[in-house]
Molecule: transfer RNA
Organism: Lactifluus subvellereus
């Protein structure tokens, strides 16, 4: 350059038109003499720009950053 899969909380992974779920790890209560493990509870997130809908994390288009391939 061409083809292709991916970007979703701080990390990892779901979700695929109708207000985003769990894990880990933070904070806060409880419990302990004191920490851990534990049990409840909070906080936090859809790469960016433009399209199509009444509604866009999802569907188009371009742009980025990232793995795989072919040359």
């Nucleotide at each position: 350059g061409g083809c292709u899969g991916g970007g979703u909380a701080g990390c990892c992974u779901a979700g695929u038109g109708g207000u985003a779920a769990g894990g880990c790890a933070u904070c806060c209560c409880a419990g302990u003499a004191c920490u851990a493990g534990u049990g409840g509870g909070a906080a936090g997130a859809c790469c960016c720009a433009g399209g199509u809908u009444c509604a866009a994390u999802u569907c188009c288009u371009g742009g980025u950053c990232u793995g795989g391939u072919c040359a």